[in-house]
Predicted 3D model of a 71-nucleotide RNA (transfer RNA) from a Candidatus Nomurabacteria bacterium. Model confidence (mean pLDDT): 82 of 100. Rfam family: tRNA. The sequence was found in a public genome assembly. Lineage of the source: Bacteria > Bacteria candidate phyla > Candidatus Nomuraibacteriota.
RNA sequence: GCCGAUAUAGUUCAGUGGUAGAACAUUGCUUUCGUAAAGCAGUAACGUGGGUCCGAUUCCCACUUUCGGCU
Numbered sequence: 001g002c003c004g005a006u007a008u009a010g011u012u013c014a015g016u017g018g019u020a021g022a023a024c025a026u027u028g029c030u031u032u033c034g035u036a037a038a039g040c041a042g043u044a045a046c047g048u049g050g051g052u053c054c055g056a057u058u059c060c061c062a063c064u065u066u067c068g069g070c071u
Base pairs, nucleotide, nucleotide: 001070002069003068004067005066007064010024011023012022013021018054026042027041028040029039030038047063048062049061050060051059
């Protein structure tokens, strides 16, 4: 230099155009003499900038991050 993949919650991952989910973590409550465990509830996210569309995490383009391959 060329090609490909990846980017979603604090972490690990789902989500193939119509209100973005789970587990763990975190906060509060219940339970206990107290702690742990358990149960219930809550908070929290679509890499950046454009385009298409009535509507984009999803489709297209560019850039950035990380990873891999070729030379």